[in-house]
RNA sequence: GUUGAUCCUGCCGGACCUGACUGCUAUCGGAUUGAUACUAAGCCAUGCGAGUCAUUGUAGCAAUACAAGGCAUACGGCUCAGUAACGCGUAGUCAACCUAACCUAUGGACGGGAAUAACCUCGGGAAACUGAGAAUAAUGCCCGAUAGAACAUUAUGCCUGGAAUGGUUUAUGUUCCAAAUGAUUUAUCGCCGUAGGAUGGGACUGCGGCCUAUCAGUUUGUUGGUGAGGUAAUGGCCCACCAAGACUAUUACAGGUACGGGCUCUGAGAGGAGUAGCCCGGAGAUGGGUACUGAGACACGAAUCCAGACCCUACGGGGUGCAGCAGGCGCGAAAACUUGGCAAUGCGAGAAAUCGUGACCAGGGAACUCCAAGUGCAUCGGGUAAGACCGGUGCUUUUCUUGACUCUAAAUAGGUCUUGGAAUAAGGGGUGGGUAAGGACGGUGCCAGCCGCCGCGGUAAUACCGGCGCCUCAAGUGGUAGUCGCUUUUAUUGGGCCUAAAACGUCCGUAGCCGGUCUGAUACAUUCGUGGGUAAAUCAACCAGCUUAACUGGUUGAAUUCUGCGAGGACGGUCAGACUUGGGACCGGGAGAGGUGUGGGGUACGCUCAGGGUAGGGGUAAAAUCCUGUCAUCCUGAGCGGACCACCUGUUGCGAAGGCGCCACACUAGAACGGAUCCGACGGUCAGGGACGAAGCCUAGGGGCACGAACCGGAUUAGAUACCCGGGUAGUCCUAGGUGUAAACGCUGUGGACUUGAUGUUGGGGGUGCUCCGAGCACUCUCAGUGUCGAAGCGAAGGUGAUAAGUCCACUGCCUGGGAAGUACGGUCGCAAGGCUGAAACUUAAAGGAAUUGGCGGGGGAGCACCGCAACCUGAGGAUUGUGCGGUUUAAUUGGAUUCAACGCCGGAAAACUCACCAUAGCCGACGGACAAAUGAAGGUCAGUGUAAUGAACUUACCGGAUUGUUCGAGAGGUAGUGCAUGGCCGCCGUCAGUUCGUACCGCAAGGCGUUCUGUUAAGUCAGAUAACGAACGAGACCCUCAUCUCUAUUUGCUAACUGGAUCUCCGGAUCCAGUGCACUAUAGGGAGACCGCUGGCGCUAAGUCAGAGGAAGGGGAGGGCAACGGUAGGUCAGUAUGCUCCGAAUGCUAUGGGCUACACGCGCAAUACAAAGGACAGGACAAUGGGCUGCUGCUCCGAAAGGAAUGAUAGCUAUCCCGAAACCUGUUCGUAGUUCGGAUUGAGGGCUGUAACUCGCCCUCAUGAAGCUGGAUUAGGUAGUAAUCGCGUCUCAAAAAGGCGCGGUGAAUAUGCCCCUGCUCCUUGCACACACCGC
Repeated sequence: GUUGAUCCUGCCGGACCUGACUGCUAUCGGAUUGAUACUAAGCCAUGCGAGUCAUUGUAGCAAUACAAGGCAUACGGCUCAGUAACGCGUAGUCAACCUAACCUAUGGACGGGAAUAACCUCGGGAAACUGAGAAUAAUGCCCGAUAGAACAUUAUGCCUGGAAUGGUUUAUGUUCCAAAUGAUUUAUCGCCGUAGGAUGGGACUGCGGCCUAUCAGUUUGUUGGUGAGGUAAUGGCCCACCAAGACUAUUACAGGUACGGGCUCUGAGAGGAGUAGCCCGGAGAUGGGUACUGAGACACGAAUCCAGACCCUACGGGGUGCAGCAGGCGCGAAAACUUGGCAAUGCGAGAAAUCGUGACCAGGGAACUCCAAGUGCAUCGGGUAAGACCGGUGCUUUUCUUGACUCUAAAUAGGUCUUGGAAUAAGGGGUGGGUAAGGACGGUGCCAGCCGCCGCGGUAAUACCGGCGCCUCAAGUGGUAGUCGCUUUUAUUGGGCCUAAAACGUCCGUAGCCGGUCUGAUACAUUCGUGGGUAAAUCAACCAGCUUAACUGGUUGAAUUCUGCGAGGACGGUCAGACUUGGGACCGGGAGAGGUGUGGGGUACGCUCAGGGUAGGGGUAAAAUCCUGUCAUCCUGAGCGGACCACCUGUUGCGAAGGCGCCACACUAGAACGGAUCCGACGGUCAGGGACGAAGCCUAGGGGCACGAACCGGAUUAGAUACCCGGGUAGUCCUAGGUGUAAACGCUGUGGACUUGAUGUUGGGGGUGCUCCGAGCACUCUCAGUGUCGAAGCGAAGGUGAUAAGUCCACUGCCUGGGAAGUACGGUCGCAAGGCUGAAACUUAAAGGAAUUGGCGGGGGAGCACCGCAACCUGAGGAUUGUGCGGUUUAAUUGGAUUCAACGCCGGAAAACUCACCAUAGCCGACGGACAAAUGAAGGUCAGUGUAAUGAACUUACCGGAUUGUUCGAGAGGUAGUGCAUGGCCGCCGUCAGUUCGUACCGCAAGGCGUUCUGUUAAGUCAGAUAACGAACGAGACCCUCAUCUCUAUUUGCUAACUGGAUCUCCGGAUCCAGUGCACUAUAGGGAGACCGCUGGCGCUAAGUCAGAGGAAGGGGAGGGCAACGGUAGGUCAGUAUGCUCCGAAUGCUAUGGGCUACACGCGCAAUACAAAGGACAGGACAAUGGGCUGCUGCUCCGAAAGGAAUGAUAGCUAUCCCGAAACCUGUUCGUAGUUCGGAUUGAGGGCUGUAACUCGCCCUCAUGAAGCUGGAUUAGGUAGUAAUCGCGUCUCAAAAAGGCGCGGUGAAUAUGCCCCUGCUCCUUGCACACACCGC
């Protein structure tokens, strides 16, 4: 590191130690048993690595050389190929053996003889080498003697011992058979025999230590015997004959791998891994074989043969063996100088002096490893936040440097003294987490790259690449591939198996393992004591020597195993004896779908026959295929056939499991209970083995009613190799065999013991009561089974809980991350299909279990909503037009918004402006550096050139008086980019009723509870219940408007009544003006009123709800405002603000023209209609919001109207003046038509605004008169002053409304419900989803 979060299981990765190689870097010293072990026991040029002595001979003056002879060359040195073995380790044995040189004891050395090498002479050969002849010596060789040894036979004892095959003694025989009268010179060294010792070796035995059973059988000299051979010696070691054995699940045989041990690394230990180096043992010397000599070899630097390789050659023939020291090639990631010396330590020879020694000692080289030291210190000034750092002065000299002495075989190094001077000396890795150290800068932009693991990088990278800072270790520091640990992740110590990986499908049973009570014996195991042994080195403790340390030395201890002797007797084993509780047997009466076989029965079904009967039947969601006039379906009767066994039937019974269900009989098995019966541990579990084993499938033979894989049709469907329907073959059934598997499940191995309970039920036994006397009923105790609940305990939890998953014992099987894979290969079984056994390469960071919170479900339950349905009304979708969007087109048709929640939206009605787009033309740099300019910058102006136009530029001239121009930086500005960097604002979830907290409590935890349930509400609104009790935000309350009443106030509002005046008159009165001003209206401030308060029903005496009364208003009075925790990377950088990026003389600013108004087409929202509830004409009524100063405009005049006029004034202008209704009512006409409906389109003529009306405005008049006759699927709004309908105002505005926002007029229909559709809330359930079903 698996998850949104949690607890587990489980693996992966990191940090530590250690032995190799390697990158970067590097001042010095010391130490070691380190350094071609790993790969090639591959091949090697050259040099060196084994000689020495003097008894003898020869040559020589001698030194010396050659030869004979003695000893040595079997040691030392190297390597690890082979070897799974008495090879090694350890403990023993040899009554089955040898041993040169050495030591001890004892005895001896007498007499003779024959050769031969060097040398000399003569040959062969290229060489290596070799032949012939003659001579000679010895500590060389031979013969004899003496002494002796060995063997055989015989005889009797004796000695040792566990045991004579040993030793000793007698006799006889056979065989073998010593010696150097040396050397040298007075003292030794030598020689021979025998016996003993020591040392070194040989052989044999017990025990110990690798992997694989996908190696289960192996073996013919094999196993044994007799005899002979051979050896130092036993033995099939070898041979002849005889017998047929020998080994093996305690792992033979085979295959793979490997020198073994002391030890090394790691670990708390038990262990695990290693074992090339140092020591011990073994083996080997290019590969393989063989013998000689010798005390010892089958011999690294001796011999011989074969093989392969190389070298020389005169082609005839010869030679070589670095796994010795150096060195070379090769192999490789990987490993040193062709050095010095025998001075030391050893070894060989020698009497010795000595000689030899690539053993060894010593040096050189290399960042092998380990240990140790240093790269400075002080002070002053500058510098800093503090440091770092810079400069000056002083100090010290370990190291460094100059020189000398000493050390040494000779040097290096070291030691002592001396000259100079801070001089000569710091890097590697890291910096997201784990893991110490940057939430810093520049670059990059899922690119380049990083990363052990998790993971970084898609324009703000603490993770890439850099510089800076910082962290860590330090002469080192990182990497790669190993090993141990971490890992209780192979679990002996010390794990597990219901669901995570894992109990064989079940039982029987062999080996094995384990085993009841009592007594006695033994001492195998076991325990204790005491000896021996466990080489040294290593290790531990202490001490000591190198300046310290590493290193080295000393002492003591440890080093488990092994072994001798003694003691103990509990427990285990063994032997002997007894017991009954485990187990078994027997007897008794009961229970049962236990098994096998035989016989019988029943209903249904199908078919056949006969009779009746007539047109359909059957089937489905709906149909069709199908059956039926050759008479179906249906009814009645009879017969045949095969399969099956309703009800009873029950979380009842039986069985080892699979499994077993009509009745009777026969045979047969097991269990429970009861017993004053018998045996006497006979038992438990079981590798291998055996038996049984559903369904399906296979073989052979029967059978076939029904069902029914395959198959054929009919439907469904986009398709339908399916689900549904009609047919139908294997098969299901029986007999005899085979297969041997299942979610063969309680996903829980078998047996035994122990551990609170409650309550059912089946079988047996006991007791009490009742009784209808029944094999009855009720209660109760107990044994055995079978269920439910549940305590402790256990468990990751779910759960389990005497039928354990608790506490223990015995035995078996199985597991060790996921995948590849239960696959491949091999073996085995099977007729086949297949079964059993059962890997690896490779791949991967998770896979998985249980539970939690959400979300989701074409899961369930409850509730709610006119942006849900139902009922009703009016629309949209069809037509024309307007407007917005898409698409297309275009120089440009600027950009944004895209389900609800974009589309008359950005207040977005763009003629210029707006404007961001396109074409063309022009303009602009605060501030700083450099350059130019009083020899006059910028700017202005007459004239001309120039231009579409311009003092922009140029020509000429004048004015002017200090800043301006160019360039490099840096800015202003940007409707340029990023709404996925942001603020703010807004939409939607949401016309919702939810969201949380504190303290307790529950859970290992995430979390839960509270917020759940019942009733109720618009509401988590309220009430009751409840491990919860309280509280907060939201809802409600609150604020505004409207509706009723009341109080106060009164101008510009209102005006009943009264008074005055004027006009008209049908003389009744009406109208207008002015005044007074109580009331009313209005205006705008304050109060009252409504609360289920009252009555009744329902409800729990609740909350509340239904009806009624009163009331202007009744159960939220109506309509608004405000409106939770949060979510949606929703929208907006183009309102403004703003990070980063970009443009910067253009992506800034300005001008002219064009465009946003295009047009095959598609969509949204509206307007107008399709007409008679109407159109046209004429006449007549009634509003409320609002707005108004270059504005609203009355009035008058002109015009047919739009509009205009006197730039009219005689009017007014914020409750004062102005702007003002339509539907409606009355009358006339039209008569169902594309019309007197409808008005698009087009033509002509006018008007208005504005610089401007062509692209591209609005209005008026006349003319023209298109589509359209009520609109498919689908879909929108609305529950009352609402919908529908009718106009009016205002915003935008120079001009312009079919748009937005408001206002009033007329004024309905239908629910008073439901959860079917669309959604929302709550509870519950499943989930492999959590970016959350647009998921996976």
The RNA shown here (small-subunit ribosomal RNA) has 1336 nucleotides and comes from an uncultured marine archaeon. Its Rfam family is "Archaeal small subunit ribosomal RNA". The literature on the family includes a 2001 paper in Science by Yusupov et al., "Crystal structure of the ribosome at 5.5 A resolution". Model confidence (mean pLDDT): 80 of 100.